[in-house]
RNA sequence: AUCUUAUCCAGAGAGGUGGAGGGACUGACCCUAUGAAACCCGGCAACCAGCAGUUAUGCAUGGUGCUAAUUUCAGCAGAACAGUAUGUUCUGAAAGAUGAGAG
Repeated sequence: AUCUUAUCCAGAGAGGUGGAGGGACUGACCCUAUGAAACCCGGCAACCAGCAGUUAUGCAUGGUGCUAAUUUCAGCAGAACAGUAUGUUCUGAAAGAUGAGAG
RNA backbone atom coordinates (compact mmCIF):
# COMPACT_ATOMS: atom_id res chain seq x y z
C1' A A 1 0.00 0.00 0.00
C1' U A 2 -4.35 -3.66 -0.99
C1' C A 3 -8.77 -6.71 0.54
C1' U A 4 -12.77 -8.05 4.26
C1' U A 5 -15.63 -6.41 8.28
C1' A A 6 -17.71 -3.21 12.45
C1' U A 7 -18.33 1.76 14.04
C1' C A 8 -18.41 7.17 13.04
C1' C A 9 -25.52 13.18 15.70
C1' A A 10 -22.61 10.44 22.70
C1' G A 11 -17.99 11.39 25.62
C1' A A 12 -13.18 13.79 27.09
C1' G A 13 -8.34 19.78 30.98
C1' A A 14 -9.20 27.58 32.06
C1' G A 15 -2.45 21.57 32.96
C1' G A 16 3.16 21.67 31.24
C1' U A 17 6.80 22.14 27.02
C1' G A 18 6.37 24.50 22.40
C1' G A 19 6.14 28.41 19.28
C1' A A 20 2.52 29.15 13.72
C1' G A 21 -0.28 26.98 12.05
C1' G A 22 -4.58 23.67 11.94
C1' G A 23 -9.59 21.43 10.62
C1' A A 24 -7.46 14.29 5.02
C1' C A 25 -8.48 16.20 -0.33
C1' U A 26 -11.45 20.43 -3.34
C1' G A 27 -14.96 24.38 -2.26
C1' A A 28 -17.24 26.73 1.80
C1' C A 29 -17.11 27.90 6.64
C1' C A 30 -14.37 27.86 10.97
C1' C A 31 -10.38 27.40 14.99
C1' U A 32 -5.73 29.85 16.31
C1' A A 33 -0.98 34.85 19.84
C1' U A 34 -7.29 35.21 25.29
C1' G A 35 -1.73 31.19 21.80
C1' A A 36 -1.87 26.38 16.10
C1' A A 37 0.95 21.68 14.99
C1' A A 38 3.86 18.34 17.81
C1' C A 39 5.36 16.09 22.56
C1' C A 40 4.28 15.13 27.96
C1' C A 41 0.71 14.67 31.78
C1' G A 42 -4.52 14.33 32.59
C1' G A 43 -9.19 12.69 30.62
C1' C A 44 -12.94 9.96 27.39
C1' A A 45 -14.38 5.53 25.22
C1' A A 46 -14.49 0.31 25.42
C1' C A 47 -12.64 -2.14 19.13
C1' C A 48 -8.94 -6.33 20.47
C1' A A 49 -6.61 -9.10 24.49
C1' G A 50 -7.09 -10.07 29.77
C1' C A 51 -10.05 -10.76 34.22
C1' A A 52 -15.11 -11.58 36.55
C1' G A 53 -19.78 -13.50 35.18
C1' U A 54 -25.07 -17.79 33.31
C1' U A 55 -25.10 -16.66 26.54
C1' A A 56 -26.68 -10.52 29.38
C1' U A 57 -23.11 -7.62 31.09
C1' G A 58 -19.23 -5.52 34.05
C1' C A 59 -13.92 -3.95 35.22
C1' A A 60 -10.45 -0.65 32.79
C1' U A 61 -4.81 -4.35 33.71
C1' G A 62 -2.35 -4.61 28.58
C1' G A 63 -2.64 -3.18 22.86
C1' U A 64 -4.69 0.62 20.05
C1' G A 65 -7.98 4.89 19.36
C1' C A 66 -9.99 9.56 20.53
C1' U A 67 -9.94 14.35 23.35
C1' A A 68 -13.53 22.48 18.69
C1' A A 69 -17.69 22.33 15.46
C1' U A 70 -22.18 15.27 13.26
C1' U A 71 -16.57 12.42 9.77
C1' U A 72 -17.61 21.01 10.72
C1' C A 73 -20.83 21.23 6.07
C1' A A 74 -21.08 20.09 0.83
C1' G A 75 -18.62 17.41 -3.16
C1' C A 76 -21.90 11.44 -6.43
C1' A A 77 -27.06 9.31 -7.06
C1' G A 78 -32.16 9.38 -5.79
C1' A A 79 -36.80 11.17 -3.35
C1' A A 80 -40.13 14.98 -1.20
C1' C A 81 -41.28 20.17 -0.79
C1' A A 82 -40.81 25.21 -2.41
C1' G A 83 -39.22 27.51 -6.93
C1' U A 84 -36.94 32.07 -12.17
C1' A A 85 -31.99 30.89 -11.10
C1' U A 86 -31.83 27.72 -7.28
C1' G A 87 -32.85 26.33 -2.26
C1' U A 88 -34.44 23.18 2.01
C1' U A 89 -35.12 18.37 4.09
C1' C A 90 -34.46 13.10 3.84
C1' U A 91 -32.19 8.40 2.05
C1' G A 92 -28.21 5.76 -0.01
C1' A A 93 -23.37 5.70 -2.05
C1' A A 94 -18.30 7.54 -2.62
C1' A A 95 -14.22 9.37 0.03
C1' G A 96 -12.01 9.52 4.85
C1' A A 97 -10.93 7.98 10.08
C1' U A 98 -10.40 4.07 13.82
C1' G A 99 -10.47 -1.13 15.47
C1' A A 100 -10.17 -6.29 14.24
C1' G A 101 -8.86 -9.82 10.61
C1' A A 102 -6.63 -11.45 5.72
C1' G A 103 -2.70 -11.94 2.06